[in-house]
Molecule: TPP riboswitch aptamer (THI element)
Organism: Gammaproteobacteria bacterium
């Protein structure tokens, strides 16, 4: 010098899904019940949330993980597109696409130079 690698430090980004499960509750749709009526009571679908459970994954609210321009972490096309799966999740595409959060510090390796000593 400041190539090579793997760290610390500080700060900063980021995701959080899927269930043919189980339960509570809304809430919409049919049935029965009873009632002269409003309405009541029971069961069933389909549907949002909550709580648990199971699944992948590093991370399915943890104070944790992951990732910080060497940037597929994460986002947006995208309710994308072909395989597969009951769904997620797995593989391909998309994709040399558009974005995305950085300073400092020592060590190690590369080289050069100076002093010593043979």
């Nucleotide at each position: 010098g400041c190539c090579u690698g793997a760290g610390g430090c500080u700060g900063g980004g980021g995701g959080u899904g899927u269930c043919u499960c189980g339960u509570g509750u809304g809430u919409c749709g049919g049935g029965c019940u009873u009632g002269u009526g409003a309405g009541u009571g029971c069961g069933c679908g389909g549907u949002g949330c909550g709580c648990g459970g199971a699944c992948u994954g590093a991370g399915a609210a943890a104070u944790a993980c992951c990732c910080u321009u060497u940037g597929a972490a994460c986002c947006u096309g995208a309710u994308c597109c072909g395989g597969u799966u009951g769904g997620c999740a797995c593989c391909g595409g998309c994709g040399u696409a558009g974005g995305g959060a950085a300073g400092c510090u020592g060590c190690u390796c590369c080289u050069c130079u100076c002093u010593u000593u043979u």